[in-house]
RNA sequence: GAUGAACGCUAGCGGCAGGCUUAACACAUGCAAGUCGCGGGGCAGCGGGGGAUGAGCUUGCUCAUCCCGCCGGCGACCGGCGCACGGGUGAGUAACACGUAUGCAACCUGCCCCUGUCAGGGGGACAACCCACCGAAAGGUGGGCUAAACCCGCGUACAUCCGGAGGGGGCAUCCCCUUGGGAGGAAAGGAGCGAUCCGGACAGGGAUGGGCAUGCGGCGCAUUAGCUAGACGGCGGGGUAACGGCCCACCGUGGCGACGAUGCGUAGGGGUUCUGAGAGGAAGGACCCCCACACUGGUACUGAGACACGGACCAGACUCCUACGGGAGGCAGCAGUGAGGAAUAUUGGUCAAUGGUCGGGAGACUGAACCAGCCAAGCCGCGUGAGGGAAGAAGGUACAGCGUAUCGUAAACCUCUUUUGCCGGGGAACAAGAGCUUCCACGAGUGGGAGUGUGAGCGUACCCGAAGAAAAAGCAUCGGCUAACUCCGUGCCAGCAGCCGCGGUAAUACGGAGGAUGCGAGCGUUAUCCGGAUUUAUUGGGUUUAAAGGGUGCGUAGGCGGCGAGUUAAGUCAGCGGUAAAAGCCCGGGGCUCAACCCCGGCCCGCCGUUGAAACUGGCUGGCUUGAGUUGGGGAAAGGCAGGCGGAAUGCGCGGUGUAGCGGUGAAAUGCAUAGAUAUCGCGCAGAACCCCGAUUGCGAAGGCAGCCUGCCGGCCCCACACUGACGCUGAGGCACGAAAGCGUGGGUAUCGAACAGGAUUAGAUACCCUGGUAGUCCACGCAGUAAACGAUGAAUGCUUGCUGUCCGGGGGGAUUUGCCCCUGGGGGGCGCAGCGAAAGCGAUAAGCAUUCCACCUGGGGAGUACGCCGGCAACGGUGAAACUCAAAGGAAUUGACGGGGGCCCGCACAAGCGGAGGAACAUGUGGUUUAAUUCGAUGAUACGCGAGGAACCUUACCCGGGCUCAAACGCAACCGGAAUGUAUCCGAAAGGGUACAGCUCUACGGAGCCGGUUGCGAGGUGCUGCAUGGUUGUCGUCAGCUCGUGCCGUGAGGUGUCGGCUUAAGUGCCAUAACGAGCGCAACCCCUAUCGACAGUUGCUAACGAGUAGAGUCGAGGACUCUGUCGAGACUGCCGGCGCAAGCUGUGAGGAAGGCGGGGAUGACGUCAAAUCAGCACGGCCCUUACGUCCGGGGCGACACACGUGUUACAAUGGCGACUACAGCGGGAAGUCACUUGGCGACAAGGAGCGGAACCCGAAAAGUCGUCUCAGUUCGGAUUGGAGUCUGCAACUCGACUCCAUGAAGUUGGAUUCGCUAGUAAUCGCGCAUCAGCCAUGGCGCGGUGAAUACGUUCCCGGGCCUUGUACACACCGCCCGUCAAGCCAUGGAAGCCGGGGGUGCCUGAAGUGCGUGACCGCAAGGAGCGCCCUAAGGUAAAACCGGUGACUGGGGCU
Repeated sequence: GAUGAACGCUAGCGGCAGGCUUAACACAUGCAAGUCGCGGGGCAGCGGGGGAUGAGCUUGCUCAUCCCGCCGGCGACCGGCGCACGGGUGAGUAACACGUAUGCAACCUGCCCCUGUCAGGGGGACAACCCACCGAAAGGUGGGCUAAACCCGCGUACAUCCGGAGGGGGCAUCCCCUUGGGAGGAAAGGAGCGAUCCGGACAGGGAUGGGCAUGCGGCGCAUUAGCUAGACGGCGGGGUAACGGCCCACCGUGGCGACGAUGCGUAGGGGUUCUGAGAGGAAGGACCCCCACACUGGUACUGAGACACGGACCAGACUCCUACGGGAGGCAGCAGUGAGGAAUAUUGGUCAAUGGUCGGGAGACUGAACCAGCCAAGCCGCGUGAGGGAAGAAGGUACAGCGUAUCGUAAACCUCUUUUGCCGGGGAACAAGAGCUUCCACGAGUGGGAGUGUGAGCGUACCCGAAGAAAAAGCAUCGGCUAACUCCGUGCCAGCAGCCGCGGUAAUACGGAGGAUGCGAGCGUUAUCCGGAUUUAUUGGGUUUAAAGGGUGCGUAGGCGGCGAGUUAAGUCAGCGGUAAAAGCCCGGGGCUCAACCCCGGCCCGCCGUUGAAACUGGCUGGCUUGAGUUGGGGAAAGGCAGGCGGAAUGCGCGGUGUAGCGGUGAAAUGCAUAGAUAUCGCGCAGAACCCCGAUUGCGAAGGCAGCCUGCCGGCCCCACACUGACGCUGAGGCACGAAAGCGUGGGUAUCGAACAGGAUUAGAUACCCUGGUAGUCCACGCAGUAAACGAUGAAUGCUUGCUGUCCGGGGGGAUUUGCCCCUGGGGGGCGCAGCGAAAGCGAUAAGCAUUCCACCUGGGGAGUACGCCGGCAACGGUGAAACUCAAAGGAAUUGACGGGGGCCCGCACAAGCGGAGGAACAUGUGGUUUAAUUCGAUGAUACGCGAGGAACCUUACCCGGGCUCAAACGCAACCGGAAUGUAUCCGAAAGGGUACAGCUCUACGGAGCCGGUUGCGAGGUGCUGCAUGGUUGUCGUCAGCUCGUGCCGUGAGGUGUCGGCUUAAGUGCCAUAACGAGCGCAACCCCUAUCGACAGUUGCUAACGAGUAGAGUCGAGGACUCUGUCGAGACUGCCGGCGCAAGCUGUGAGGAAGGCGGGGAUGACGUCAAAUCAGCACGGCCCUUACGUCCGGGGCGACACACGUGUUACAAUGGCGACUACAGCGGGAAGUCACUUGGCGACAAGGAGCGGAACCCGAAAAGUCGUCUCAGUUCGGAUUGGAGUCUGCAACUCGACUCCAUGAAGUUGGAUUCGCUAGUAAUCGCGCAUCAGCCAUGGCGCGGUGAAUACGUUCCCGGGCCUUGUACACACCGCCCGUCAAGCCAUGGAAGCCGGGGGUGCCUGAAGUGCGUGACCGCAAGGAGCGCCCUAAGGUAAAACCGGUGACUGGGGCU
């Protein structure tokens, strides 16, 4: 885009066309084929007329009955014509059925037209009707009468047939004409007064319609490959309108088929229709042509025509009627009904027109036809209003939210119009006739003119008028493809979905809403076809790696084929002719108001004929040599087959030497060995394979081929250019060859070695390793026929820049002890130009440019499976599907990530060390458990002395209970009340509730300030979401990386730069370089610290001077020192030596306080982990509002069988205890720190100076000296518990710290495993601070004192960086993914069988009917009945083949 559509929602009008695609299923009812009285007999019914009788009576009318076919007419009947047309359907049919083109010398044709001739004379019967009878009916039987244009003879007649004679023609059989003879078949009348008209018979011709034959054309399966007995042909007959095996007798054995016979499946064919640029593909509904069919099967009759839709007979199935004896029927005609189905209409009107039949005509009939009805089911047209109108209204919706945007000029409102519809009025065309009347013309009857008269549709189309915007819009979609976005609801639910895919709490994807987009009386969905799809490729594709080259050769058919000439005209091309129905498409024109629709004209493909052309292809003829082949000479080779020969190795046998092991492995064991192995020497035997040469080598068609020699056989190359003369290329089938393994028979068996056995390994180990070992490996003969049979690249020919090795030839030059150069063939390699290719790559050995032929491919899985067939001894091979399922499978390349890949290099990463953890007790955090609650968060590294740098109340978020609801706080407004406030008191655990008393200022007297209460608006939430977020943080990692601009390369992703070499702590630097630069990182700049200088000099310092003390910088003083503070200096591989291109590295270097980054800190690139935090804070969304808010009392966060992390103290003598004694730094201090004094054993208390600080206070310990303890659960260790206290605080019960006395647990150095640290570090010792009333601090953050050991080194573990490689990974190895098993669902193969179907065959039976025979019965006869025979539908029976369904069980497959 299309449709005979259907379904959903919706629907105003008209025109034109359309409407059972399914059950060729079954049908009630009505209608669809009759007509002619001018063929005939006749008169049941109707009308007219005549007659008779009767009745009523207005005596000439009416009515009733009967009679007469006299007339009009006419049911039924005889007869003629029609019924073979028209209408329906598509079952069957793969066929001369259809289309197209021819032929019939092999045919027919009623009605129609033309021509000619004729119609004389006889006879006969049967219906109707009457009578009788049978039957329920349908219907039938017998007898009798009768007409015709019915039937039959006779006469005549030009058909036709048989001979004779003559002539002519063609296309094989043959055909035509003339003439004479013989045989031989005709007829009908009717109407009219008449003229005349309509008919009848024969013959010839025409027209129309048919019949037959032939070429060509149009379908699927080869998993259908062979088919055929009237089969193919002949002769002779029969039959037919006619040819013909159409049928029959006889004779022959043919005929068809890979150019697809036969079989099976499917199907009416064509004009045309849809689609497409076309070529094609698909379809065959309506309309037209042809065919076939009429319940199913068969058969003939009649007829011009039928094997007959509304005829007949028979058989069958079905339905109906029945009195059970018998009968009837055939909508695939129009309506209509049931059924089936997703689905398809009225039991309408009319013969007015067109057409048909009959008729002389009027006319009759006509479900053909014309109309109407129903249905948006299609195409076309029209309308549902037009213009103005901004306060951009209200309302809805949205968010950027005091407002804005949008619906939206939309509405309202104003002006205007009136199609369609509604109402009223008018009102067609289609009608021309025929007939009849009349007139005219001509020669009879025709023709012409006038008049008359005919409309179903229809009062329709159309026209006029009137009212009035009045009565008329929906559907689908809005994630991308694809045009159109927001809100709410929902929460992997409900749902959507054409593909990709949406939905798990912010959904433009679900549902609703607002808005938007598309189309519009329609819009969507579904189904189907074509297109897009160059995705079956003729136009117009491919095959190295994506699917695809046959394993290889020879060769049949076939296809294709060198140079030049002649000829032919099959292909080809052109002119002309015939045909190509109409309709349709297309082009031009015309008619309905336009269009759709309709009308007129034109045009094409194809097929056939004819005339011509001769380039090309083909045929034929005769030539040529370049393709191909032959010949002579030479050459190389693991080419094949057969025979012979050889040495080494291995194993075995025998003998010698010799002794305890050998062998084997990662390590072992099995095994062998004292019965003497292994090792070694000698001799011998056997089988198999051929070291070195050996190569990037050679040969062969491929598989493949390797010791040496000989014989036979094959191919190839070079040189010469004598010969043949296109002999060529390819090659479906076919034939042959064809590695290894395998099979059969026989032999052989040294080695190796499936299976098997044992030993190991392992969780297991039906493996890898080891020890053995059968088949096999070898030979002969036969089979098999596969492979990653690979160059994953079919064969052949020609052409297209080059460079360079190599193998085998030929020629030339140079050289002649040289092995060098050039040219030319063949083979086998490498690199590359153009070109090709998706890229990788290929590139004269093409995957380039062309030609020819063959083979093969068409998404993945299912599956190279199943079934069938062919081959095979088997194994198995060849051929080779489908159902079902997926939205991919795949190629090449890119960037990452990863690897029990490689290279280089780092890090307390390992190693080397020191000290710990893991065992104990306790502290603390966590898990778990418990609980009313044990609030919450953090969870590998990167949670667990973490948030918390202070949980008894508070904190507090949790639990229980008691209260409040403008609320605990604040702001604004209104109203009410009162100062505020204080004191006292009651209930209560408190919060809270209540009572009493006291108690203002300013004022322009309205009020204001202040407080309380009430109301309203703003509250409040540690409720949820860290996966909506900001901010902040951890980690990789202080790792050296991460990027950009321009250029260049690549189709692109992307690369280059950033790679390489050297170097560095470093992408630090240097060199190199299609790159050149730059940014974020590194480094540096900042702080602390180590040295020095300058300046400054108190509260610090004290060398000199002075004063002074028991002593002391205590005082004067000083600016030297220390120190404090500020500002500077200093270090840069600067210098020297060595190495290096350089960068740089290096040195017991110099100098220096410090040396190669001096030490420490701050500083954390692009990013990763949806890492952490909504409970620090902020914030979107959601949720709660007498509670999820808030206040209070109490409890809990402190629980305790357990488990883990982090710590403290220990287990002791490098120690404990006692005594004595020395030296810091960072810091803190006013509700503080507290000297000092006094009391207390002590915590502490009571007094009490100084100090907001270089001034006062807090201030060391380890170390050191002396003494004691002597290895013990202790003078170690201090848990736990009892008692007594101190302090803080409203309050130490749950649940504080400290002190004293007493008690004195575990623990004797800690399994697997694991942590920290490289120097002022580890270890060890104490001190300070924050938080804080106090403190559960052994924690955290700082400070100083004492002060080590070790690093060979980078193999390994962990983490990381760079380069490279492989990849089927990319939420990236914690990846991906395979198979079994378990479970559900689905389709399918096999299967004992069972069921069904179509077709064929044999046998039996055999209706109707044609034909034939007979015919004793009937008939005067002709003839017939009857009987028989042949054939046959149907039926029965039998055995097979094929196809399908189902099937216990079973096999694999797919999805989850």

Record summary: The prediction has a mean pLDDT of 85. The RNA shown here (small-subunit ribosomal RNA) has 1456 nucleotides and comes from an uncultured bacterium. Rfam family: Bacterial small subunit ribosomal RNA.